[in-house]
Context: one part of a larger RNA
RNA sequence: CCACCUGGUGAAUAGCUCGGCUCAGGCGCCGAGGAAGGACGUGUCAAGCUGCGAUAAGCCGUAGGGAGCCGCACGAAGGCUAAGAACUACGGAUCUCCUAAUAGGAAUCCUCUAAGCAAUUGCUUUGCGCAAUGGGGAACGUCCCGGAUUGAAACAUCUUAGUAGGGACAGGAAGAGAAAACGAAUGUGAUGUCGUUAGUAACCGCGAGUGAAGGCGACACAGUCCAAACCGAAGCCCUCACGGGCAAUGUGGUGUUCGGACUGACUUUCAUCGACGGAAGGUUCUCGAGAAGUCUCCUGGAACGGAGCGUGAUACAGGGUGAUAACCCCGUAUCGAGAACUAGUACGUCGUGCGUCAGCUCCAGAGUAGCGGGGAUUGGAAAUUCCUCGUGAAUUCGGCAGACAUCGUCUGUCAAGACUAAAUACGUCCUGAGACCGAUAGCGAACAAGUAGUGUGAACGAACGCUGAAAAGCACCCCGAGAAGGGAGGUGCAAUAGGGCUUGAAAUCAGGUGGCGAUAGAGCGACGAGGCACAAAAGGUCCGCUGAAGAACGACCGAGGCGCGAGCCUCCAGUAGGACUCAUCGGAAGCCGGUGUCCCGUCGUGCGUUUUGAAAAACGAACCAGGGAGUGUACUUGUUUGGCGAGUCUAACCCGUUCAUCGGGGAAGGCGUAGGGAAACCGACAUGGCCGCAGCGCUUUGCGCUAGGGCCGCCGUGUUCAAGCGCGGGGAGUCAAACGGGUACGACCCGAAACCGGGUGAUCUAAGCGUGGACAGGACGAAGCGUGGCGAAAGCUACGUGGAGGUCCGUUAGAGUUGGUGUCCUACAAUACCCUCUCGUGAUCUACGUUUAGGGGUGAAAGGCCCAUCGAACCCGGAAACAGCUGGUUCCGACCGAAACAUGUCGAAGCAUGACCUCUGCUGAGGUAGUUCGUGGGGUAGAGAGACUGAUUGGAGGAGUGGACUUCGAGAGAAGUUCACCCUCCUGUCAAACUCCGAACUCACGAACGCCGUCGACGCAGGGAGUCCGCUGUGCGGGGUAAGCCUGUGCAGCGUGAGGGAGACAACCCAGAGCUUGGUUAAGGUCCCAAAGUGUAGACUAAGUGCGAUUGAAGGUGGUCCCGAGCCCUAGACAGCCGGGAGGUGAGCUUAGAAGCAGCUACCCUCUAAGAAUAGCGUAACAGCUUACCGGCCGAGGUUCGGGGCGCCCAAAAUGAUCGGGGCUCAAGUCUACCACCGAGACCUAGCGGCACACUUCACCGUGUGCUUCCGUAGGUCGGCACUCCGGUUGGGUGGAAGCUCGGGCGAGAGUUCGAGUGGACCAACCGGUGACGAAAAUCCUGGUUACAGUAGCAGCGAUAGUCGGGUGUGAAUCCCGACGGCCUAAUGAGCAAGGGUUCCUCGGCAAUGUUUGUCAGCCGAGGGUUAGCCGGUCCUAAGACUCACCGCAAUUCGAAUGAGUCGAAAUGGGAAGCUGGUUAAUAUUCCAGCGCCGUUAUACAUUGAACGCUGACGCCCUGGGGUCGACCAAGCUGGGCCUUCGCCCAGUCGAACUGUCCAAAUCCGUGGACGCCGUAAUGGCACGAAGCGGACGAACGGCAGGAUAGCGCAAGUUGGUUCAACCUGGGGCCCGUGAAAAGGCAAGUAUAACGUCCGUACCGAGAUCCGACACAGGUGCUCAUGCCGGCGAAAGGCAAGGCCUGU
Repeated sequence: CCACCUGGUGAAUAGCUCGGCUCAGGCGCCGAGGAAGGACGUGUCAAGCUGCGAUAAGCCGUAGGGAGCCGCACGAAGGCUAAGAACUACGGAUCUCCUAAUAGGAAUCCUCUAAGCAAUUGCUUUGCGCAAUGGGGAACGUCCCGGAUUGAAACAUCUUAGUAGGGACAGGAAGAGAAAACGAAUGUGAUGUCGUUAGUAACCGCGAGUGAAGGCGACACAGUCCAAACCGAAGCCCUCACGGGCAAUGUGGUGUUCGGACUGACUUUCAUCGACGGAAGGUUCUCGAGAAGUCUCCUGGAACGGAGCGUGAUACAGGGUGAUAACCCCGUAUCGAGAACUAGUACGUCGUGCGUCAGCUCCAGAGUAGCGGGGAUUGGAAAUUCCUCGUGAAUUCGGCAGACAUCGUCUGUCAAGACUAAAUACGUCCUGAGACCGAUAGCGAACAAGUAGUGUGAACGAACGCUGAAAAGCACCCCGAGAAGGGAGGUGCAAUAGGGCUUGAAAUCAGGUGGCGAUAGAGCGACGAGGCACAAAAGGUCCGCUGAAGAACGACCGAGGCGCGAGCCUCCAGUAGGACUCAUCGGAAGCCGGUGUCCCGUCGUGCGUUUUGAAAAACGAACCAGGGAGUGUACUUGUUUGGCGAGUCUAACCCGUUCAUCGGGGAAGGCGUAGGGAAACCGACAUGGCCGCAGCGCUUUGCGCUAGGGCCGCCGUGUUCAAGCGCGGGGAGUCAAACGGGUACGACCCGAAACCGGGUGAUCUAAGCGUGGACAGGACGAAGCGUGGCGAAAGCUACGUGGAGGUCCGUUAGAGUUGGUGUCCUACAAUACCCUCUCGUGAUCUACGUUUAGGGGUGAAAGGCCCAUCGAACCCGGAAACAGCUGGUUCCGACCGAAACAUGUCGAAGCAUGACCUCUGCUGAGGUAGUUCGUGGGGUAGAGAGACUGAUUGGAGGAGUGGACUUCGAGAGAAGUUCACCCUCCUGUCAAACUCCGAACUCACGAACGCCGUCGACGCAGGGAGUCCGCUGUGCGGGGUAAGCCUGUGCAGCGUGAGGGAGACAACCCAGAGCUUGGUUAAGGUCCCAAAGUGUAGACUAAGUGCGAUUGAAGGUGGUCCCGAGCCCUAGACAGCCGGGAGGUGAGCUUAGAAGCAGCUACCCUCUAAGAAUAGCGUAACAGCUUACCGGCCGAGGUUCGGGGCGCCCAAAAUGAUCGGGGCUCAAGUCUACCACCGAGACCUAGCGGCACACUUCACCGUGUGCUUCCGUAGGUCGGCACUCCGGUUGGGUGGAAGCUCGGGCGAGAGUUCGAGUGGACCAACCGGUGACGAAAAUCCUGGUUACAGUAGCAGCGAUAGUCGGGUGUGAAUCCCGACGGCCUAAUGAGCAAGGGUUCCUCGGCAAUGUUUGUCAGCCGAGGGUUAGCCGGUCCUAAGACUCACCGCAAUUCGAAUGAGUCGAAAUGGGAAGCUGGUUAAUAUUCCAGCGCCGUUAUACAUUGAACGCUGACGCCCUGGGGUCGACCAAGCUGGGCCUUCGCCCAGUCGAACUGUCCAAAUCCGUGGACGCCGUAAUGGCACGAAGCGGACGAACGGCAGGAUAGCGCAAGUUGGUUCAACCUGGGGCCCGUGAAAAGGCAAGUAUAACGUCCGUACCGAGAUCCGACACAGGUGCUCAUGCCGGCGAAAGGCAAGGCCUGU
C1' cells in the first nucleotide's frame, strides 16, 4: 500500500404507518342574545398541547352506559364511584379582557358617570321608545375599476385579457327568467346547465390570432304580481281600553295579454293567490340483536403456522389479538330503533274566484322608441350591447322586430314596472374509496408546525417517525469526587433490542489477519506467466507419458545443379512437424478452477462535455448515500393490430346492477358515400380496346386465363368562336387501442438582467416643523460715547472708553475627516485604530417628538440619500415571464448509417425547403461506378511568333516623315550628324482575359466484357431524422511579403476509423477491426535497447557531415573523388636547389639631381645558353636585394579551363545537452545492385457467434447459401434486462421472508441464480396490465464523512500589572481573604433618560455557555426581592395625528379644506404639596422615627372681598449689584500620625424641609428746586422736575431665630476674612430675524376631623445586562464645568474621594 475480519461512526436499504394527496357522496352560513380570531388565566405537584372561564381539564338536568375513573401523560400523593362514577348525545347555567367593539380614551389597559344603540337608517307618542345595519367566512357568485411580462420570431392596431390584481356586495348557492323572443317549416314556445352544431358563420397590420347563435339531443321544469282604466275610506298602525296616528298628492277593492275596465246577456266555481295543518318513502349518521373450534399432536418465548379431525355462512369485507384466525375479540350479511336532510315539499282544509258571447267608449309604463357626433365592448360584420353630447315620436286605423337602407307585403310580438323553486358552481366541514406517496417521498408541517429561527416591517420559514409480546426500563455489590462513566449481576426468545434503543449499507476511523514493502516514479489497470496465503458449503477438474486423427502452413540433414558472393533451384517431400480434439495408463486433493496479494513481461496520456481538433496548461466533479430531467390533455397526421363495412361511431344523458367496475339503451351529431366552378349553376365509365406481374391451369425451351397494376378510349365540369388545357370519374371507409411525428398549452430539466400589480418601510439617512440642551480660555478691537487739540463752522484728529463680528487662535465640550495612500485588511470592526489635520457664536452642533414614499420623496446637486439594498427601495403576486444562449438528460444488445453543402430569410450562434441518412409500402426487369472499342463534342497543359491582339532586346539597311543641331550660302535652300516614327531584314524574349496549333483527360450515345438485380435492383409514394461552425493532405486556381494565413474547386482522409509503421504524433505510409486459435505477408525494418543480417558485391564521405520532413542563403573553397577539353612534357615538362642575370648606357628629355625604377618620349642595337632602355623593394641621387630570362642537378607527368558527387566556411539566445537513446567511421553514414529474414486485427486457416435469405417445423430445434454479410458519431429501425403497483395463475416463509455482508455458478451484456452469516416478517415466478421506472457528471439538491494531520506551524486568545502568603476544594495563575505593587480623574468615579426584562439577592451546582481554567459567573436549578397624597405618570397644550359629519371618488379601510371632538411631551415644555436620620441579603424623598406641607369634603368660627386686571409666559450678545455651597487664608478646640525635643503633618469641628422675621435693585409718593449739575463698568438722567432728605412697595435654594433636652459624631461639636457656581435683582446693545400655547394660579381666611384610588419604582445603563449575529477596541442623550498642584484655561502632566487589576 491492497484486501478481508472484528468493532466504532453514520443512517442508506428493507419492513411498518395515528400523516398526506386525489376523487366521489353528504352537507352548507356565523354575528350587537357580542361572532370569527386572539390575550390572560385555570390542575395537589403543571413548562407545552388539549379542555374550560374567577362556577375556570369544569356546574345542573334528561337519556344512554354499567365498573371502573381522575385528558395527552404508564409518576408520587390524595380522591370519586352500585345513593350508578368515568364516557356518549341533547338541553340549560357560567362564560375575565381585547376584538364589528358600540359611553370616552388607549399596543388586550384606564377614565367618567352610575349610566351609555358610538355611527348610519326606518318608525316614532320625540323618551334611543321600538327595530334594522355594521364584522367574519376555504372556494364558488354578481357588479365596478383594471395591468404587464408574453405572442406577433422586431413593433405601434392586435394578442396575453376583461386574465392577474384592486374595490363593493350577497347566498347556501348566486345570477338569469315567463317573449316589443327565435325562426322561415307540417314551425317552436320562460330561464339555466351538459352534448352537438363548430373551430363553422363572423372579426382581424384579413398577420399572429380570436370566435358565436338558431336548431337538434338531454337534465330539470312553474308560473305569477303591480301601474292604469272603474269604485272611492269600505283600509292600515299603536294601545287592555280610552284614545291617537297615517291616508283624496288615494288606504282599500277591481285588474294584468287567453288583454282589461264599462254596459248587457249566459254559465257555475275546483285555475291562481293567501292562511293553517302537514307526510310517506329514501339517503346518511348513531345505536341494538347478530352463526360457527380456542379440539388433538409438532415447532416455538408466544400458534393465528404444519399435520389430523370438525363447524357456520343472506356472515370467506376489514381490523385486532405474543407469527399467516370465517368459527378468540371487534365487526360483517340480515333484521330493528332514533335523529338529521329530502321539506315546511307532496298532500289536505279554509278563504278568494276560473270561464263564454256581444257592444261602443275608456285604459295599457316618455326625455322613452328612433336618429346624428364621439367612445367602450362584442364574432356581430352597414347588421352586438352599453355610455356620453345633442335631437326627438306614435297611442290599437298604433308600436317594435324578422342580421344594410327605403317602400310594400307577409310572419312574429307588445318595450320603456316587479317577483319566481329545480336542473348548475364551489369545498371551510363530515363520511367513504384509491393499479396515488410511504418519512430527502406525500401538504411547508405523520414529531412542540406556520413551531424553532430571521427581518424595523410587509414577509420568510426549517429539521426531528419505529425498545419490547409485556417495562419485565437492569434490584444488590464493586471502582470512582460523582445523578459522569465502567465492572459484575439480573430480566427477556433476543440487551450487537439498554431509553434518538428494529434492520444497520457506503463514505470513513481503530485494532487484527493475509500478501508486499526502500534495487527506484506516478491514469492507479488490461492481458500473459509465476511466488505466497486460503476450514465447510455452493464449482470439479488438472498434470505427465504414449497413441489416434490432423487445417492453413511447412522443414533440417543428404544428393545434384546455379551464382563473384550472400544464397538459390530440383529430389528427398507436400514427408516430418503442425492449433483444437479424442483414447489408454500413471499421478495430484490447497490438488485444479477460483479468491486475496506481490513480482516480472507486453500494451497503455482518466470520465463527461464543448469542439475542425482535448490527456490537455479548455470547462465540471473532495468522497459516499439518497433525490434529480421527453410527461398529461385536446386536435391533427401516419403506421400496426382488431371490430363492422357503403357504411361506421356514439356524445351528453337514461335504465339495470354484485354500485366510480360491468351490462343494456341513446344516431343528436361527426366522418365517408361526387365532382367542377369565384358564383349562378351544371353534374360523371355497375367496363369499350390493348399490355401484363403475382397466382392458377395446361399438351411446360412455352402457352392460356388474368384479381390488383399500366396505356388508350369515353364521360362530368370550368374556361371557351374554335382548338386546346385544368380538375375529377370504373365504390372503401369508419371506430378503438398502442406507437412515431406535429400544433396549443410551463411542454425534457435547471438558469437571467428585466416588466407590471398590490402592499411594507423616514428606529439608518435627506429635508422641513415643534419642544429642549451645548459651546474652557485667550486675541483683534467696528459703531457709539468721553476728554484733550485744531477749526468760523461743517467737522477733523490724538488718547481713552466701549465690545461688534456667518472675525482670529484653540486637543474646552462637540462636530468633521486632509495627509500618512501608516496599522488592520479570514480585522476589534461588512469602514475600525494611531498620528496629523479642519470647524469650533453660527447658513453651528445635538436629543426627543413629528411630516414627506418608489417614476415617488428628499437633495447648498455627488445620480447623493430613502434601515449594511438605489441611474428607480423592499416584500409578495402575474409566474413554471421569455431566453434563436450555457450546462445537464439515467439499463443492454442487433441492422443500416450521415451532414458540416445549395436556395431563401432584419439571415449568417437560428429556421424552412432541397441534397445526403433511415424505415415501410407499391411496381415488376433491368441497372451500371470499372475496362476496351466506335461515333461525335471540348480548346486546358504544352507549344507558337512565319496566324491575329497586345507586350518586348539588340543590330543592319532604307529612297520615307517629323524635330534638333552643325557646316556652307545674301537668301531660297543644300549637305551632313543625330533622335523619334515608319518600311524591309537579321537576332533575342512573352500573355488568365493572344491562338496557325494542341494532348493527357472528360462528356453524350452505342456495343462487348465485368459487376449488381426476381432473396426485387432502377423507379414511385409515404413515416422518422440529423445536418446547414468543419478540418487536413494532394492536383489546379484567386488574394497576400508571408503565415500552423484568407478564399475557391476535384479527389482522398480525419470528422464518425481501431490495428501496424513514422521516437511520441486527428487526417503521412500500410491497412478498413464479429469472438478465440495456428500460420503468411504489407508499410517499415534486421549492432544493443528491440523481433529480424555486425548480409553480399561495389563506390563516396573525415565533416560525427550524417544515422529518413523538422532548414540553412548570397558568396567563397589548391578538402576530396569523378568526367570532358586545351596547352607543356624523356629533344626532360612543373616545383625546388646551384649558377648566370651582361654590354652600348647614367637611352634621350626634364631636373639641383633623374643613373632600369618622380615625370615625358622612345623602347633600339650588341654579346649571348640567357639577361627588360626593367615587374618589384630600396637611395637625396647612386649603391644594394630580387624578378623576368638562361644553364645545370633531378626524372614523369605538369598546367589551365569547364562540368559533376560528397564535404567545408558563411552559422549568434537566453536553467543541461542529445541522431528516440546507447553508440556508430572499408559504418550501425551516403549512393548503386542484390540475397535472406523479421514484421499488422491485412491475407490464409480451425472452431464459435450475429445478420440476411432459402428449406423444414404448429413452434422451438435443425440444415443450407453468402469468391460479394458483421468499424461507426449525429440519426433511423428492431429485440431484450431491471424497478413500482394492479388482475389472474402457481408457489415459498418462525424448521426463518425482505434487506444487508462475504463467497460459488450461468449469460455477449443489461442481469440472474446458488451457498454461508446477519436479520426477525413477509416474499417471489409466469401471463396480462400500470408508471412519479434505471445517474457519474447539471459551479445540481439534502444529509453524512474524510485524507492532508495530531503534520506545517505558532497566526489568534479582541489595548504592557501583577506578585507572595493563607483559605476552600478530587482538582486553583484565574474563586475568596490579607499584604505589597500598579491603573483611571469630563472618567474605568457619581446621578438620570431611552432600551433591555429578572440580568437584582440568597442557597445548591459545573454537562453546555465563558475565546484558557474554574470550586467562579450576567451560565444551570430552586427560593426570595420592587411598598409613595407631596419622585414621575395621571392634568394642559405644541408640531402633528385620529374619529364623526360634509363633500369628492366607479368604489373604499382612500382623499384636501371646514365644523364638532379627542389624542399628542415620564431625562428635557407648562405644572398644587417632603425633608433629615435609621433600617434589608436584595427597596426606599415609597418602610420606620421625628418634624412638615398640599388638595378635597365636612363641621365650627370669621368675612361680604365686583369687574377690568396681573401671572403662567419665554430671543441672542455685553455687563453691574446681592449672594449660598465649594475652594483658599487666619485663629481656637478634638482625634490621629511622626518624634528625644523644638515642633510638624493629616482629618474633623455637623445639623434639612418648613414656619416666622430681615432687605438690595427697580418702581411709586411727599419734600426739594438745579442756571451744568448728578451719575455709571458703559450708555446716560434732568423745570413733563436733577441732586439731597423722608416714606411706601419690594428678592434669593440669601441672613437670623425656631424646627432641635430630634438626629449624627470616639470627641470637639467655635470665630473672622477673601473669591464666589447655583439662586435673586438691575442696566445696555442687536434684528429686512422681535424670539410657543393652553391648563392652572393670584385677586380671603382660621381651626379640627376624615380621605387622597390607579400605574412605574428590582438591576444594568455599558471596553459583559442597550444597538451592532459575539462577554465585539465601533455607536448611544442629559447632569456633576468649583476636589488639589499646575497654569490664561474645562489644556498637558501628576494626585485625592471613589472605582479597578476581567478593558478575562
Model confidence (mean pLDDT): 83 of 100. Predicted 3D model of a 1704-nucleotide part of an RNA (large-subunit ribosomal RNA, half A) from Natronomonas sp. CBA1123. It was read from a public genome assembly. It matches the Rfam family "Archaeal large subunit ribosomal RNA".